Glycine riboswitch aptamer from a soil metagenome, 90 nucleotides, folded computationally.

[in-house]
RNA sequence: CGUGCAGGAGAGCGCGGCUUCGAUUGUUGCGCGUCGGGCCGCCGCCGAAGGCGCAACUCCCGCAAUCGCUCAGGUACCCAGGACUGCGCG
Numbered sequence: 001c002g003u004g005c006a007g008g009a010g011a012g013c014g015c016g017g018c019u020u021c022g023a024u025u026g027u028u029g030c031g032c033g034u035c036g037g038g039c040c041g042c043c044g045c046c047g048a049a050g051g052c053g054c055a056a057c058u059c060c061c062g063c064a065a066u067c068g069c070u071c072a073g074g075u076a077c078c079c080a081g082g083a084c085u086g087c088g089c090g
Base pairs, nucleotide, nucleotide: 001090002089003088004087005086006085007084012043014042015041016040017039018038019037021036022035023034024033044075045074046073050071051069052068053067057062
């Protein structure tokens, strides 16, 4: 450094739109409505993939972070991601 396992934080169940998906109501049936899921847009927020910036120092080339920025990413639960830590293997 890579890899396997385990642990692993933060921030809106936000607003609006679309939907040939599902459920529900009613119904002969269709349509409408409601709820859930998915997608998109807007605003706020988070910061621990990545990225960018800065100190000391320096031969003035350079140069660190868990600090700062928030481009990317993320933002109920679940899933995924996840710096870092432990163990095993190469």
The coordinates come from a structure-prediction model, not an experiment, and the mean pLDDT is 77.
The RNAcentral record of the sequence draws on MGnify.